[in-house]
Model confidence (mean pLDDT): 84 of 100. Predicted 3D model of a 1474-nucleotide RNA (small-subunit ribosomal RNA) from a metagenome. It matches the Rfam family "Bacterial small subunit ribosomal RNA". Clan: SSU clan. RNAcentral holds the sequence, with entries from SILVA.
RNA sequence: AGAGUUUGAUCCUGGCUCAGAACGAACGCUGGCGGUAUGCUUAACACAUGCAAGUCGAACGCGAAAGCCAUUUCGGUGGUGAUUAGAGUGGCGCACGGGUGAGUAACGCGUAGAUAAUCUACCUUUUAGUGCAGGAUAACUUUUCGAAAGGGAAGCUAAUACUGUAUAAUACUAUUUAAAGUAGUUUAAGUAGUUGAAAGGGGCAACCUGCUAAGAGAUGAGUCUGCGUACCAUUAGCUAGUUGGAGAGGUAAAGGCUCCCCAAGGCAACGAUGGUUAGCGGGCCUGAGAGGAUGAUCCGCCACACUGGGACUGAGACACGGCCCAGACUCCUACGGGAGGCAGCAGUGGGGAAUUUUGCGCAAUGGGGGCAACCCUGACGCAGCAAUACCGCGUGGGUGAAGAAGGUUUUUGGAUCGUAAAGCCCUUUGUCUUAGGGAAGAUAAUGACGGUACCUAAGGAAUAAGCACCGGCUAACUCCGUGCCAGCAGCCGCGGUAAUACGGAGGGUGCAAGCGUUGUUCGGAAUCACUGGGCGUAAAGAGCACGUAGGCGGUCUUAUAAGCUAAAGGUGAAAGUCCAGAGCUUAACUUUGGAAUUGCUUUUAGAACUGUAAGACUAGCGGAUGUCAGAGGCAGAUGGAAUUCCUGGUGUAGAGGUGAAAUUCGUAGAUAUCAGGAGGAACACCGGAGGCGAAGGCGGUCUGCUGGGGCAUUUCGGACGCUGAGGUGCGAAAGCGUGGGUAGCAAACAGGAUUAGAUACCCUGGUAGUCCACGCUGUAAACGAUGGAUACCAGCUGUUUGGUUAAAACUGACCAAGUGGUGCAGCAAACGCGAUGAGUAUCCCGCCUGGGAAGUACGGUCGCAAGACUAAAACUCAAAGGAAUUGACGGGGGCCCGCACAAGCGGUGGAGCAUGUGGUUUAAUUCGACGCAACGCGAAGAACCUUACCUGGUCUUGACAUCCUCUGCAAUCAAUGGAGACAUUGAGUUCUCUUCGGAGACAGAGAGACAGGUGCUGCAUGGCUGUCGUCAGCUCGUGUUGUGAGAUGUUGGGUUAAGUCCCGCAACGAGCGCAACCCUUACCCUUAGUUGCCAAUAUUAAGUUAGGAACUCUAGGGGGACUGCCAGUGUUAAGCUGGAGGAAGGUGGGGAUGACGUCAAGUCCUCAUGGCCCUUAUGACCAGGGCUACACACGUGCUACAAUGGUAACUACAAAGAGUAGCGAAACUGCGAGGUUAAGCGAAUCUCAAAAAGGUUAUCACAGUUCGGAUCGCAGACUGCAACUCGACUGCGUGAAGUUGGAAUCGCUAGUAAUCGUAGAUCAGCAUGCUACGGUGAAUACGUUCCCGGGCCUUGUACACACCGCCCGUCACACCAUGGGAGUUGAUACGAGCAGAAGACGUUGGGCUAACCUGUAUAAGGAGGCAGGCGUUCAAGCUUAUAUUGAUGACUGGGGUGAAGUCGUAACAAGGUA
Repeated sequence: AGAGUUUGAUCCUGGCUCAGAACGAACGCUGGCGGUAUGCUUAACACAUGCAAGUCGAACGCGAAAGCCAUUUCGGUGGUGAUUAGAGUGGCGCACGGGUGAGUAACGCGUAGAUAAUCUACCUUUUAGUGCAGGAUAACUUUUCGAAAGGGAAGCUAAUACUGUAUAAUACUAUUUAAAGUAGUUUAAGUAGUUGAAAGGGGCAACCUGCUAAGAGAUGAGUCUGCGUACCAUUAGCUAGUUGGAGAGGUAAAGGCUCCCCAAGGCAACGAUGGUUAGCGGGCCUGAGAGGAUGAUCCGCCACACUGGGACUGAGACACGGCCCAGACUCCUACGGGAGGCAGCAGUGGGGAAUUUUGCGCAAUGGGGGCAACCCUGACGCAGCAAUACCGCGUGGGUGAAGAAGGUUUUUGGAUCGUAAAGCCCUUUGUCUUAGGGAAGAUAAUGACGGUACCUAAGGAAUAAGCACCGGCUAACUCCGUGCCAGCAGCCGCGGUAAUACGGAGGGUGCAAGCGUUGUUCGGAAUCACUGGGCGUAAAGAGCACGUAGGCGGUCUUAUAAGCUAAAGGUGAAAGUCCAGAGCUUAACUUUGGAAUUGCUUUUAGAACUGUAAGACUAGCGGAUGUCAGAGGCAGAUGGAAUUCCUGGUGUAGAGGUGAAAUUCGUAGAUAUCAGGAGGAACACCGGAGGCGAAGGCGGUCUGCUGGGGCAUUUCGGACGCUGAGGUGCGAAAGCGUGGGUAGCAAACAGGAUUAGAUACCCUGGUAGUCCACGCUGUAAACGAUGGAUACCAGCUGUUUGGUUAAAACUGACCAAGUGGUGCAGCAAACGCGAUGAGUAUCCCGCCUGGGAAGUACGGUCGCAAGACUAAAACUCAAAGGAAUUGACGGGGGCCCGCACAAGCGGUGGAGCAUGUGGUUUAAUUCGACGCAACGCGAAGAACCUUACCUGGUCUUGACAUCCUCUGCAAUCAAUGGAGACAUUGAGUUCUCUUCGGAGACAGAGAGACAGGUGCUGCAUGGCUGUCGUCAGCUCGUGUUGUGAGAUGUUGGGUUAAGUCCCGCAACGAGCGCAACCCUUACCCUUAGUUGCCAAUAUUAAGUUAGGAACUCUAGGGGGACUGCCAGUGUUAAGCUGGAGGAAGGUGGGGAUGACGUCAAGUCCUCAUGGCCCUUAUGACCAGGGCUACACACGUGCUACAAUGGUAACUACAAAGAGUAGCGAAACUGCGAGGUUAAGCGAAUCUCAAAAAGGUUAUCACAGUUCGGAUCGCAGACUGCAACUCGACUGCGUGAAGUUGGAAUCGCUAGUAAUCGUAGAUCAGCAUGCUACGGUGAAUACGUUCCCGGGCCUUGUACACACCGCCCGUCACACCAUGGGAGUUGAUACGAGCAGAAGACGUUGGGCUAACCUGUAUAAGGAGGCAGGCGUUCAAGCUUAUAUUGAUGACUGGGGUGAAGUCGUAACAAGGUA
């Protein structure tokens, strides 16, 4: 410090996720030791048991017992125990220490102050004193009530308990003087009056220690104040003791703290009131910091102590282990009544994912009491439990290659675990065992820890390694299993038969007594942005203006010192963090010192800037004067054109409307046309990226009223300014209310069309509405998707308005204000913006923070309603989005090409047959191929074979290959059984080489390794092939350009069949394609003449022969064609058009040749091959059957339907091929297919072989025919072991459909179509198929609008699996959260009323009454007090109204998510109606 994830790829925006650190944690697996810390985060839930606060005899009275001693009448008694135990009176303490965080949003806490408004026991210090007197009372004794707890009565007694009184003050009241202060007031010294103290104990004593009063200090506490201190405005108004005053009461103390009276205030947008949540801080965690989150342990403060209320005592409490009352709960009970409060330490139950021992000790530190000894102390010190955290140590070290065994893997060679192990040699750190020594903590004594830490010696490798991960992020890879299953997953995503992602294994990586997971916090996240973000299109500028509060604000001078700056003082507790040391063997830990504590406060100083005060200025702003433009606004008047309607005339059959129609109007006279009239609405031309307005918006003309703006001139005021939360006003269209108006247009509605449907688009009608007046609504893509203001920052060029200047004018230059275009710098993700900023800065306002749910629900405000404004959450997804790029696509555009259309010729589709396919059938009808690009295709030829299929019969190292052992030869022939395979028997004996040992080939037998598979996967593959397409494209290097994907080149202007060539150009070059090179064909030359040829000579039936080498022909080598020449045109180019010459002319014709790639195209059944599967069978052999089936459908063909023809006879002219298991002449023979015999020929020689259409002649005369030949019958001949299923052919007979073929559709542009025959491959035989060959030989092309396919450029895109794309809504089903809901049921708050415990205060006090007074003195009375009564106040409780909020609720609303459901096709292309 970043990374992953939106896309085909890119940049940006933006969310989600990860890597880090931390924890009072929990869970899973595992676990050796020690040190130091920490340990109920949940139920402030309930608690058994023990302990946690007592102490003092030096304040006081009383006062045992056991035991021991003595004595005794054995009953006791005395002494001692005993300054005892014990309780009581009294004093001090119990308000500390310890726990918890419920409440509290507060002067509670933090910080800084105030107290001149206060108190303070014990402690320190100073001063003075401590005289006289009195009456009780507990304990105790007796008695009594009660179950108990606990009381009652009588009697006795002491004090440092209580009371009276003397004295004293700086106490209180009044008052005088002085001083301080602005003042309230304070300080000092007096005067008078009033109230008003004391206590003793110890010691032989000295003396010590108490007590009282007063002052001071220290400590602690109370109160008050400034500032800071969570969220919600869907909480906006709150408040009657409320705010203030005078007085009184109360308190230690100011104060409405309380009360009477008076006034009507007080708080609040700088957030009152209300609601929700929460103890606060030092700190802790994280972070670079600023911040964010947190408030366990330790320290400070606060609050609480079962819940609520209350006071008492006291220096201090409204009191955790005190009291009273009420309530809930628990316990005891004799039922009458009582007792209790672990949020102290342990511990129990419960809750929970989860948190320890009913331990030891007061030895240390600290606290209470005491003169002290000492006692008490679950504070504390220790130990125990827990890997809960941090820190430290260890689980051994060295050597050791036969690289062992074994595991894993493998290309079978090896690799790896791996020096790892074993083996050998060492060591004893930690732990352990044994033995010995042995602390500090303790200043004199005292040690729980503890015979602990630690040290020494001996022993022995002995006692000690796991967890997670290994697709990317993220370090680490293979095998097996599984087969969208099981499962994984933090995000992206893995898994559908070759999973580095699931599970196991081997190996590896990381950390390590731990490792992972989960949860939470911060970080990364600049993802709330103070540091440090944005708002044209990604989320985001309010529709516009005016203006309040607020924020900000021009120039100069003076003053001030609030902000600001500097210095100093105080404070900022300690601990912690940080730095430097020190102590534990180290570290954690502890400790010393320092720094820091960024803050607050006080004082001093400064005066630049901001503020404030005063004065001045004119550049901002405003006023005055002159002048100008304008659809700026409101009101009134008025004009013509057009539509419609009405009246009349002319006129006749249609009009209207559409893609085409119909509804509609019209013979009752329409449309058309002329004249007249009515009425409403809107204002052609001018008119313009022109003008005006804040925006919405504003358009005939004239008049009136009125707002704003520009320019110019001097002049005046003198900062008067900018922005603007709330607020107010304006605000298109539609809509609403009332009343008018209504020509045209026109939601709704009706009809007609279209359509599968058409509640639409189109047409005919048509009502609200549109118009006017007055109100309401308050929203729009109210858009420049761009808030307002000011200043600065290159130019060029239009246009509107005004002005200056030169000039007579035209016109030019300049200034200012608008409104446009282009463009530099700059900005921007890019697109783009660019003085009219989206640039550079300042000020103010509004708004945004992933998508959906949702601008929705609820609540509130507004509205007549419609609705508007404000505005969430649950839940769900990992994206949603912007700009640009490359493709693809478009019922987008432009250019161009192609038998693509058109123009033609001939077909298919109809018939019969052939053939292939589907379907059906079957035991089997083997398999593959399926739009073009499957279907006369694989198959260049299924009777057996082929053959893969079916039935049946057989074989199991096999029909075929290699290796090993043994034996031998084989082959061949015959017989028998059998359908055959095969089995049995017989005959037969013979291979080659040889170094004679044997070897090889072959056959048989045996054993296993293995063979074999036309079994599966063409979606695991190679190879081959089809297709786009013989279309003109597809790319690269360097350079340039862009942040980048990419672009450029390859685009543009021409041209071409062509990315062919030329020109231009930030490109320059190059490659694969195109073309050419190759074959063939067309012309010529040359060479060579046999089997080919024959001009001249001879000859023959015949190029038959002699001869010839001219010609044809054959096959070798050359030539020829290149836009080379001419003209025109074109840019002077490339080229194009025409012409000449030429056999051939612009690629001469034809072929071979197929770029990068696309279609998971085809083929595992040509071949090869991974994986899987079968192995007495899915292999192999055999016979028979099947592939040839047949209601049907389709493709491809053949033959026809006839006279351009059929039939018969005669007659002419090819090319290219094939041939020895062959072609087979001639001859004879058969009607014929053919047969017999046989010449020639391995072929320019012989044969197949006859070419046919054509020509000549004859006939047929338009008909189901002398057309057509299917089908069937009979008879033959051929091939072949074999023609039944199932061959082709011949003869005779039979003579079906069919008379030119619906919708639709195919081929072809010249030697082509059409037509005619010939040959070949395969092949025993079988050809209408296929592949070649020649003969005869046309028609048409205006042209590119349209259909199809393709190329280039451009455009749009929400597509990228790429339009066979994407995608929307209803409905149906399941699940989830949520709103409404008759209600039901809780909680909280508050109003009113009733009630009223304890206590306090007031009052009364007839009952009771020690101290003082009077007194007759044991009486009685008085003062005072107490009980009791009454009143006020008040907690719980009860009744009732209201508000807020939670849970639940039949039914219901929408929302979200789900597998491939249903209906349509709304959006994305002009998405087919933008």